[in-house]
Context: one part of a larger RNA
């Protein structure tokens, strides 16, 4: 050096399983419900099927016959007319008895007796004159008609999973007799409730992982590097209007403040004077601007017009944004002129859909009309603001599946705020003295054992706490071992230097790593190795499926909350240890 063999699992980020954690997809699938949207059953009502008789109680219409009182006035005067006569042996005035009604005084009406009158005009009373006659209002009764209620009752539809007879040797079924129920029920149709019983399905993005929180659209600054533009869950603030004057246009004024003065009157009300480019004011954030004003008065107004618009800025597009000039009519100024809203820059929302005005358009063979177009306007906190629908929320630890290390959890990297250590300076502590010892307030570093930040490998898979078991390494050293100082007498301490040869316990509680407690011990280190070691073991705990508590939740279910129970796979091929033969 080379070839075996028995071994053993440090490593080949080993094998096996297109990660089950966690994101993500406008995937899925159950599951819940006061997410949306049907449906089915289920209530109700109306029709139909559905027929008959009585009662009762309502309405409409028509006929007839009544009612109708304020006061005054013969006295019960419903309105408006017409009217000078009308009733009466076909029985008036009167008297008897009934009925109705009443405002208690009559009113109507029907038998009887009676046998010749009486009523109105006149006057008087009042707002209206009385007989008759007519049309009408209330009111009430009759009588027909009609519609429909509420109740009874019938049988004939219909029901009968009672009896029985037949088909029939038949507990089906179908007829037939009865019985019982009965126009209800049940069937259907049509409307309105209810409806997680059922079914399809909605349940936003952004995001130093996702969730929870915030945030989505315009505008102002700053960041933004001196042209424009220019990100971040960067700093910082407004906006979803207002105003018929706060628009136009003619003419005029000049603010805030200081300072002297001066009645009530003060720091500040109003006046007077001198200083002062604005320190004021401008509807509302800020920025830009504004004094020969855009700022503050007045005087006439509505140009906050009508059809247009060269020509430009902006800008993927859709949008937005300025605009001279022309026609037409207007306001204000003597005129020259100005004005198509407001000092500028927010105050806002496409399309469809559908609503109102108006129009010389089209209008299914012609006229028309129905229903559109065009112009004008109107109805979205469509605020996830370029708006998926009119119309939508959860749970999943019973879960699937496509994907991703784009992107969390464990490790690893990176970085060291945080964490440990060390050193500087030295204020105080140390009786006196900073520096035996300790050391604020603050600097400067190391080191990567902490929480963290990143989010670089790995999600087609790098198994996660602690225990056993083996280890090895580092030294900022627990313990031996050498020294320096001490506020070192001795003894024991206390501190710093060197120094990593070797050692560095048994227990009891907890899954516990840590911790605490007993008992020893020279001492019972601190830490690194994928918080060393699961292809060596455990599997108590964390982290599926099964169950209960509390607590949240309507609920399906959840909880770095507890609780009982729960499958740990690999025959070693290369490197590597270890042993051993042969050449």
């Nucleotide at each position: 050096c080379c070839c075996g063999c028995a071994a053993c699992u440090a490593g080949a980020c080993g094998g096996a399983a297109a990660g089950a954690c966690c994101c993500c997809g406008u995937g899925c699938a159950c599951c819940u419900u006061u997410a949306c949207u049907g449906c089915a059953c289920u209530c109700u009502a109306g029709c139909c099927u559905u027929g008959a008789a009585c009662u009762u109680g309502g309405g409409u219409g028509c006929g007839u016959u009544c009612u109708g009182c304020g006061c005054a006035g013969g006295a019960u005067a419903g309105g408006u007319g017409g009217g000078a006569g009308g009733c009466u042996u076909u029985g008036a005035u009167u008297c008897c008895g009934g009925g109705c009604u009443c405002u208690c005084g009559g009113g109507c009406u029907c038998g009887g007796a009676g046998g010749a009158g009486u009523c109105g005009a006149c006057g008087g009373u009042g707002a209206g004159a009385u007989a008759c006659c007519a049309c009408c209002c209330u009111u009430a009764a009759c009588a027909c008609u009609c519609c429909g209620g509420c109740g009874u009752u019938c049988u004939a539809a219909c029901c009968u999973c009672g009896a029985u007879c037949u088909g029939u040797c038949a507990u089906c079924c179908a007829g037939g007799u009865c019985a019982g129920g009965g126009a209800c029920a049940c069937u259907g149709c049509u409307a309105g409730g209810u409806g997680g019983g059922u079914a399809g399905u909605u349940u936003g993005a952004c995001u130093g992982g996702g969730g929870c929180g915030g945030u989505c659209g315009c505008c102002u600054c700053c960041u933004a590097a001196a042209g424009u533009g220019u990100a971040a869950c960067g700093g910082a603030g407004g906006c979803g209007c207002g105003c018929g004057a706060a628009g136009g246009u003619u003419c005029g004024c000049u603010c805030a403040g200081g300072c002297u003065g001066u009645u009530u009157g003060g720091a500040a009300a109003u006046c007077a004077g001198c200083c002062u480019u604005a320190g004021a004011g401008u509807g509302c954030a800020a920025a830009a601007g504004c004094a020969g004003a855009a700022g503050c008065g007045a005087g006439c107004u509505u140009g906050a017009c009508u059809g247009u618009g060269a020509g430009u800025c902006c800008u993927a597009c859709a949008a937005g944004a300025c605009g001279a000039a022309c026609a037409g009519g207007u306001g204000g100024g003597a005129a020259a002129c100005c004005a198509g809203g407001c000092u500028u820059u927010a105050g806002u929302g496409a399309u469809c859909c559908g609503g109102u005005g108006g129009u010389u358009c089209c209008g299914c063979g012609u006229g028309g009309a129905a229903g559109g177009g065009c112009c004008a306007u109107c109805g979205c906190u469509c605020a996830a603001c370029g708006g998926a629908u009119a119309a939508a929320a959860g749970g999943u630890a019973c879960g699937c599946c496509g994907g991703g290390g784009a992107u969390a959890a464990c490790a690893g990297g990176c970085u060291g705020a945080u964490c440990u250590g060390a050193g500087c300076c030295a204020a105080g502590a140390g009786u006196u003295c900073a520096c035996a010892u300790c050391g604020a307030c603050g600097c400067u570093c190391a080191g990567g054992u902490u929480u963290g930040g990143c989010a670089c490998c790995u999600c087609g898979a790098u198994g996660u706490c602690g225990g056993c078991u083996c280890a090895u390494c580092g030294c900022a050293u627990c313990c031996u071992g050498g020294g320096g100082g001490u506020g070192u007498a001795g003894c024991a301490g206390c501190u710093c230097c060197c120094a990593a040869g070797g050692g560095u316990c048994c227990g009891g509680c907890u899954g516990u790593u840590c911790g605490c407690c007993g008992g020893u011990u020279a001492a019972a280190g601190c830490g690194g190795u994928a918080c060393g070691u699961g292809a060596g073991c455990u599997g108590g705990g964390u982290u599926u499926a099964g169950a209960a508590c509390g607590u949240c939740g309507c609920g399906a279910g959840a909880c770095a909350g507890u609780u009982c129970g729960g499958u740990c796979c690999c025959u070693a091929u290369c490197u590597g240890u270890c042993a051993u033969g042969g050449g």
Molecule: large-subunit ribosomal RNA, domain V
Organism: Minisyncoccota bacterium